[in-house]
RNA sequence: UCGCGCUAGACGGGGAGGUAGCGGUGCCCUGUACCCGCAAGCCGCUGUAGCGGGGUCGAAUCCCCCCCCGAGGGGCGGCGUUGUCGGGCAGCCACGAUGGUUCGAGCGUUGACGGCCGGAUCCGACGCAACCUGGUCCCGCCAACCCCGUCAGGUCCGGAAGGAAGCAGCGGUCCGCGGGGCGCCGGGGGUGCCGUCGGGCCUCCCGGCCCGAGCCCGACCAUCGGUCACGCGCCGGGGACGACGCCACGACGGGGGGUGCGCGA
Numbered sequence: 001u002c003g004c005g006c007u008a009g010a011c012g013g014g015g016a017g018g019u020a021g022c023g024g025u026g027c028c029c030u031g032u033a034c035c036c037g038c039a040a041g042c043c044g045c046u047g048u049a050g051c052g053g054g055g056u057c058g059a060a061u062c063c064c065c066c067c068c069c070g071a072g073g074g075g076c077g078g079c080g081u082u083g084u085c086g087g088g089c090a091g092c093c094a095c096g097a098u099g100g101u102u103c104g105a106g107c108g109u110u111g112a113c114g115g116c117c118g119g120a121u122c123c124g125a126c127g128c129a130a131c132c133u134g135g136u137c138c139c140g141c142c143a144a145c146c147c148c149g150u151c152a153g154g155u156c157c158g159g160a161a162g163g164a165a166g167c168a169g170c171g172g173u174c175c176g177c178g179g180g181g182c183g184c185c186g187g188g189g190g191u192g193c194c195g196u197c198g199g200g201c202c203u204c205c206c207g208g209c210c211c212g213a214g215c216c217c218g219a220c221c222a223u224c225g226g227u228c229a230c231g232c233g234c235c236g237g238g239g240a241c242g243a244c245g246c247c248a249c250g251a252c253g254g255g256g257g258g259u260g261c262g263c264g265a
Stems, first nucleotide, its partner, number of pairs: 001265006009057003012030004020046005034054005063258006072249001074247004079242004084237004089233001091232002095225006102219003106215002114210006122199006128192002131188006137180005147172004155164003
C1' cells in the first nucleotide's frame, strides 16, 4: 500500500415550552434523515442519553473536533402605537346659576309677566252604588250502633189475655256537606264621569276679575360654581403590537483537522 473480517460510531439536528435537571412524545424551524411498542394534568432516565425489541452501513461524501455563515425561536433595553386598571388635580370640557350684547325662532293689546278669587288635581271623614267576602235565610243530601218516631222478622216476661226492649227497612233530624240568590246583618279596598262636609293649595290645568308690556327658547361672550361620573390633559401599574439596538442558543450550508483492532499478500 492492497484485500478480507470486525469494532467505536452513524442511520437527522435545533428552538421555545415543560422539568429539580436531562431526553422524548405534542408545537415551530431546517429539509428527506431504518422499522415496531410507549408517552401531557405524560413517558423514560440520573449524569451526556429517550427506554425496550429488531435491522442496515461501517473507518469515511457518511463518524469526531474547531472556525465561518446564518433560517428560526427566545431574553433584555429604551422608543412608538394601542387598549386596560388604579390614583389624584379642577386646567379644559360636560353640567348649573347670574349678567351682557348682538343675532335667530316663538308667544303676547283677540291682553304678556304679576296679583286675587273660584273650580279641578291632592288628603281625610261620612253617605250611596257596584264588586268581593263571612254570617243569616231558602232548598237538597246526611247517623252500621253509642239520635228520634214507627218498628216486619226474630228475642224476652207471662198458663193465657197481654206486655217489654229493639236490629234491618221506612220516615225525620244533629254535626256537617252541596247549591241558590233576593232580602237582611257585618267586614274589605290601587272600585266609582256619584253625593255631602272639612283640610290643603308647591307646581301644572280650566274659568272669572284687576293691572297694562312684556315673556320664553337657542347661539355667542363674561363671572361664579361644579363633580372624579364621562371625555381630554397629569401620575403610576401591568398587557398587546411594531421597528431598532444588545445578548446567548442555533438547523441547513461552507472551510480546516482527526480517527481503531485482527488476519493474509
Model confidence (mean pLDDT): 76 of 100. Predicted 3D model of a 265-nucleotide RNA (Bacterial large signal recognition particle RNA) from a Candidatus Dormiibacterota bacterium. The organism belongs to Candidatus Dormiibacterota, within Bacteria. It was read from a public genome assembly, where an Rfam model found it. Rfam family: Bacterial large signal recognition particle RNA. The family's RNA type in Rfam is non-coding RNA gene. From the family's description: The signal recognition particle (SRP) is a universally conserved ribonucleoprotein involved in the co-translational targeting of proteins to membranes. Of the family's consensus pairs, 94% are formed in the model.